Predicted 3D model of an 85-nucleotide RNA (Glycine riboswitch aptamer) from an uncultured Pelagibacteraceae bacterium. It matches the Rfam family "Glycine riboswitch aptamer". Rfam describes the family as follows. This family represents the bacterial glycine riboswitch.
RNA sequence: AAACACUGUACGGGAGAGUCUGUUUAAUCAGCACCGAAGGAGCAAAGCCCAGGAAACUCUCAGGUAAAUGGACCGUACAUAAAAU
Numbered sequence: 001a002a003a004c005a006c007u008g009u010a011c012g013g014g015a016g017a018g019u020c021u022g023u024u025u026a027a028u029c030a031g032c033a034c035c036g037a038a039g040g041a042g043c044a045a046a047g048c049c050c051a052g053g054a055a056a057c058u059c060u061c062a063g064g065u066a067a068a069u070g071g072a073c074c075g076u077a078c079a080u081a082a083a084a085u
Stems, first nucleotide, its partner, number of pairs: 007079007018032001020031003033065003039061001040059003
């Protein structure tokens, strides 16, 4: 100096499961049934013990079950940009 990882922003794509019932539009509350791809939690192996230890697996606390919103992840662009080189 250039470029990459990580991180952030913008745009696009983006699943699952009750438009359930209770005076019932919406939100909230109560009840039952469900979903996993925000977040969170748990676990394998790396041949003893200790340690360490991931996920899209498991759990379902939270969140969600028409649309809207949200949404892991993917693509494009931009910004910052360590280590190695």
The sequence was found by an Rfam model in a public genome assembly.